A computed fold for a 419-nucleotide RNA from a Pseudomonadota bacterium, annotated as Bacterial RNase P class A.
The model forms 91% of the base pairs in the Rfam consensus.
Model confidence (mean pLDDT): 76 of 100.
The sequence is in RNAcentral, with records from ENA.
A source record names the gene rnpB.

RNA sequence: CAGGCGGGCCGGGCGAUCGCGGCUUUGGCCUUCGGGCGCAAAGCUGAGGAAAGUCCGCACUCCACAGAGCGCGGCGCCGGCUAACAGCCGGGCGGGGCAACCCGACGGCAAGUGCAACAGAGAGGUAUAUUGCCUGGGGCGCGCUUCGGCGCGUUCGUGGGCGAGGGUGAAACGGUGGCGUAAGAGACCACCGGCAGGGGCAGUAAUGUCUCUGGCCAGGCAAACCCCGCCGGGAGCAAGGCCAAGCAGGGCGAAAACAAGACGCGGCGUGGCGACACGACGCGGCUGGUUACGGGGCUGCUCGUUCCGUCAUUACGUCCGGGUAGGCUGCGCGAGGGCGUCAGCGAUGGCGCUCCCAGAUAGAUGAUCGCCGCCCAAUUCGUUGGGUACAGAAUGCGGCUUACAGGCCCGCCUGAAUA
Numbered sequence: 001c002a003g004g005c006g007g008g009c010c011g012g013g014c015g016a017u018c019g020c021g022g023c024u025u026u027g028g029c030c031u032u033c034g035g036g037c038g039c040a041a042a043g044c045u046g047a048g049g050a051a052a053g054u055c056c057g058c059a060c061u062c063c064a065c066a067g068a069g070c071g072c073g074g075c076g077c078c079g080g081c082u083a084a085c086a087g088c089c090g091g092g093c094g095g096g097g098c099a100a101c102c103c104g105a106c107g108g109c110a111a112g113u114g115c116a117a118c119a120g121a122g123a124g125g126u127a128u129a130u131u132g133c134c135u136g137g138g139g140c141g142c143g144c145u146u147c148g149g150c151g152c153g154u155u156c157g158u159g160g161g162c163g164a165g166g167g168u169g170a171a172a173c174g175g176u177g178g179c180g181u182a183a184g185a186g187a188c189c190a191c192c193g194g195c196a197g198g199g200g201c202a203g204u205a206a207u208g209u210c211u212c213u214g215g216c217c218a219g220g221c222a223a224a225c226c227c228c229g230c231c232g233g234g235a236g237c238a239a240g241g242c243c244a245a246g247c248a249g250g251g252c253g254a255a256a257a258c259a260a261g262a263c264g265c266g267g268c269g270u271g272g273c274g275a276c277a278c279g280a281c282g283c284g285g286c287u288g289g290u291u292a293c294g295g296g297g298c299u300g301c302u303c304g305u306u307c308c309g310u311c312a313u314u315a316c317g318u319c320c321g322g323g324u325a326g327g328c329u330g331c332g333c334g335a336g337g338g339c340g341u342c343a344g345c346g347a348u349g350g351c352g353c354u355c356c357c358a359g360a361u362a363g364a365u366g367a368u369c370g371c372c373g374c375c376c377a378a379u380u381c382g383u384u385g386g387g388u389a390c391a392g393a394a395u396g397c398g399g400c401u402u403a404c405a406g407g408c409c410c411g412c413c414u415g416a417a418u419a
Base pairs, nucleotide, nucleotide: 001415002414003413004412005411006410007409008408009407010406012372013371014370015369016368017367018366020046021045022044023043024042025041026040027039028037029036030035048390052401053400055399056398057397058396059395060236061235062234063233072232073231074230075229076228077091078090079089080088081087092106093104094103095102096101107227108226112225113224114221115220131165132162133161134160135159136158137156138155139154140153141152142151143150144149174192175191176190177189178188193217195214196213197212198211199210200209201208202207240329241328242327243326249320250319251318252317253316256291257290258289260287261286263284264283265282266281268279269278270277271276292310293309294308295307296306297305298304336355337354338353339352340351341350342349343348373388374387375386376385377384378383
């Protein structure tokens, strides 16, 4: 210098004007005197690395809960960290890369069940037999013949043996060499690979390594059912707690008399064959009136005036329980941030100092202008124009995953050149 690998960090800056949420103070307004205000001013403060997806794990809250089993769900190499985890750190094993380094749900398919497109004869069964190899049998042809047959070639809807070679496939039932055979084959033997079981050594362990025995070999998929081991109550801040208008419900409380009118009901009397009519009496509510009483409004009180009610299942007052709207709380001093130091390879933890750092509720955190930075395009090299990501709190915290213009820093690997 070129290419690459890993990690950490930033993610616009300064100023002016206007505007918004929160807290404090002061003033103003209202008040049932407790307090309240979506009034004003001043000061302070006001999004993120992911606030996102809501996928894991917790805190917190309410509900449920004798114990055990079944079922369901999650997880699955080993050790450590942590409040916990499917997270992180260190290690092992497998795979990829020349390397730095990256990726892996990484227990069991030698318990059972199941699945495997296309191709292929056959896809897991003492598997298969297309081509092929070997050996019989029949037919035909040729040659030889001692005429009995023999040999060679060819052929078959043919019997038996075989699984080595070819072919299909992602995958075809260990590999190489030998022995053996009619031909062959773990049929047998040696070595290698792999597997099961045992032992030694190293390591906390996963595991590694050495060795013995065995039978010849057991294919793939468990993010297929399943088996084994471990873990797991449910719902969620619209959790939960407090206050509580109105309406509905329940308890309690005070207040009536007079006369009139029409109406209804009841028995009685008179008339009528009867339907019924007439008369007086009693009872009932209704209508408006007078007076009285009770309550509300106009008022802070009295008077006055007006409205409603008066024997009640209303109105009014008062009290009670639950509780809707609404309000308050939960709600930000916390598994908190920064710096230093110690222990540890590290994740992380201990100790010391220091800081206070959004709490809205239809949801504030913004807009405009100027200067600068960065990117793109044009350029007469003076400048001009455009752009400046992803996104955005809502109980909080730890992770994971996903999105992201542009930029900074550190370490490492490979190659080349130079010294």